[in-house]
Molecule: Glycine riboswitch aptamer
RNA sequence: AUGUGGCUCUGGAGAAGCCCGGAAACGGGGACCGAAGGUGCAAGGCGGCGGAAGCGCCGCUGAAUCUCUCAGGUAAAAGGACAGAGUGGGAGAA
Repeated sequence: AUGUGGCUCUGGAGAAGCCCGGAAACGGGGACCGAAGGUGCAAGGCGGCGGAAGCGCCGCUGAAUCUCUCAGGUAAAAGGACAGAGUGGGAGAA
C1' cells in the first nucleotide's frame, strides 16, 4: 500500500402519539414495522455412502439491505443498519 476494529462529527428509513382497565405506577388486548442484536438458507466447499461412469443420496459448512419477527420499535427525544469526514489503536507487504 492494503485491510480491521474503537472514538468524535455529519447524513440516516419504516410502522397506531392505537384500544380497554387504572388517580398513578402499571396491567391486558389485538394491529403494524425491520435498519441495534439474534434466527433461517442458495451456489460453492469439505466429508461419508452407493455406482463401471456421467452422477445420486446424506451430513457438516456456507452471504445479504433476502427471510423470520425472538428481541427491538410504531409523535418528538433517544436509538438506528449503512454511508462520508476526522483521529488514535492493533495487523501487515516491500